[in-house]
């Protein structure tokens, strides 16, 4: 310096001026109330994300269920240890597969338990003899033998061709010709032994040689009760509902008083609209320091960081280098996944020059 | 919030435990018929099966992620 790879930050920023949300005091001069208080107004001080998204996982929390248990149906999950409230998340490893290498990916339990499928091509597709190759009988050429043609039967999975897969593969032996028939090495299962916490690794020793597919049915193991903050709890004008009490007086409203007109009245519980609470202090950030390879755990110490309810976070001017991307909380967390201009920083790798 | 479907020719649907080339029906366009038009008849042309990875000898189909689109539901009186 070029080329890659892994990781993590940042998502405009200041400075005036006007406006919203929520909080906090102030002043009680102004509206509203009988008061509590509210509403205006002043001054503090606060107000979107890294994904707030999609609703794809796992919890908190709530009410159903009267037992939180166990069956069956349904759904999820798969290599192995560990983290954690828990997960299908995270971090080590351990096989496999791509890379020269940092490093990436893997739905990575069983088709040797059982059933299904495998189209087309091909002789045969889970088990076959079209071609070829060798034998037995027999016919025909040829005078004979050698040989050649051809029928029939019977051996062959070495050769040839199809196919995503053709009955482990290389080389000797062996044979009429062949073949794991045999024997070496090799490779794959399953069983034992040796190291490892496991996964799995290693080598011996015995066994078999067995097509693929479970993101096909299904088997193993392990996990899940349902339902959502429009959960759920209080309070709660009218109407409708059941109780007393009253039959024209007495309330009561238009009304501050006289007429005059209208209206039974009290109480009981359930609840529509509407209020209040859930609701933001949390499995919480931040900093150190000890454990652990690391996810993470413990200790100390600092910090309080939007809660609306038709729903606030803008708008305008200057400057800095430019109208920056993706995008807007709504019951809260842990995660994944998807979008995303621009910049910035850290480890590691290969590759050129140099010293 | 809390579930469901659904994408396939200009339209409007099939194919379905995976087998190659995806069809139907209406439209369009060419010919025939007819003096002309429709009906009728013969023929043709039309597709990345939203996308995107993947599992599979093979994928519209099977899985998983995205994109678009309809729908369904939420107390009592």
């Nucleotide at each position: 310096c070029g080329a890659g790879u892994a990781a993590g930050c940042u998502g405009a920023g200041c400075a005036g001026c006007c406006g919203c949300g929520g909080g906090a005091g102030a002043a009680u001069c102004g509206c509203c109330g009988a008061a509590a208080g509210g509403c205006a107004u002043c001054u503090c001080g606060u107000g979107a994300g890294g994904a707030a998204a999609g609703u794809c996982c796992g919890g908190g929390c709530u009410c159903c269920g009267u037992a939180g248990g166990g069956c069956a149906a349904g759904g999820a999950u798969a290599g192995c240890g560990g983290g954690u409230a828990a997960c299908g998340c995270c971090c080590g490893c351990c096989g496999a597969a791509g890379g020269c290498g940092a490093c990436u990916u893997c739905a990575g339990g069983a088709c040797a338990a059982g059933u299904g499928c495998a189209a087309c091509a091909g002789a045969g597709a889970u088990a076959u003899a079209c071609c070829g190759c060798c034998g037995a009988a027999g016919g025909g050429c040829u005078u004979u033998u050698u040989g050649c043609c051809u029928u029939u039967c019977g051996g062959u999975a070495a050769g040839g061709g199809u196919g995503g897969a053709a009955a482990a593969g290389u080389g000797a032996g062996g044979u009429a010709a062949g073949a794991g028939c045999u024997c070496a090495c090799u490779c794959g299962g399953c069983g034992g032994c040796u190291g490892g916490a496991g996964a799995c690794a290693g080598c011996c020793c015995g066994u078999c040689g067995c097509u693929g597919u479970a993101a096909a049915c299904u088997c193993u193991a392990u996990c899940c009760g349902g339902a959502g903050c429009a959960a759920c709890a209080c309070c709660g004008u009218g109407g409708a509902a059941g109780a007393g009490c009253a039959u024209a007086a007495a309330g009561g409203c238009c009304u501050g008083c006289c007429c005059g007109g209208c209206c039974g009245c009290u109480c009981u519980g359930a609840g529509g609209a509407g209020g209040u609470g859930g609701c933001u202090u949390g499995a919480g950030c931040c900093c150190a320091u000890u454990g652990g390879c690391a996810a993470c755990a413990g200790u100390g110490g600092g910090c309080c960081u939007a809660g609306a309810u038709a729903g606030a976070u803008g708008g305008c001017u200057g400057c800095u280098u430019u109208g920056a991307a993706c995008a807007g909380a709504a019951u809260c967390c842990g995660g994944c996944u998807u979008a995303c201009a621009g910049g910035c920083u850290u480890g590691c790798u290969c590759g050129c020059a140099c010293c | 919030g809390c579930c469901c479907c659904c994408g396939u020719a200009c339209c409007u649907c099939a194919c379905c435990a995976g087998g190659a080339u995806a069809g139907a029906g209406g439209g369009u366009c060419c010919g025939c018929c007819u003096c002309c038009u429709a009906a009728g008849c013969g023929g043709a042309a039309u597709g990345u099966a939203g996308u995107g990875c993947g599992u599979u000898c093979g994928a519209g189909u099977c899985g998983c992620g995205c994109c678009g689109g309809g729908g369904g539901u939420g107390c009592c009186a």
Predicted 3D model of RNase P RNA and transfer RNA as a complex of 432 nucleotides. Rfam match: Bacterial RNase P class A. Rfam classes the family as a ribozyme.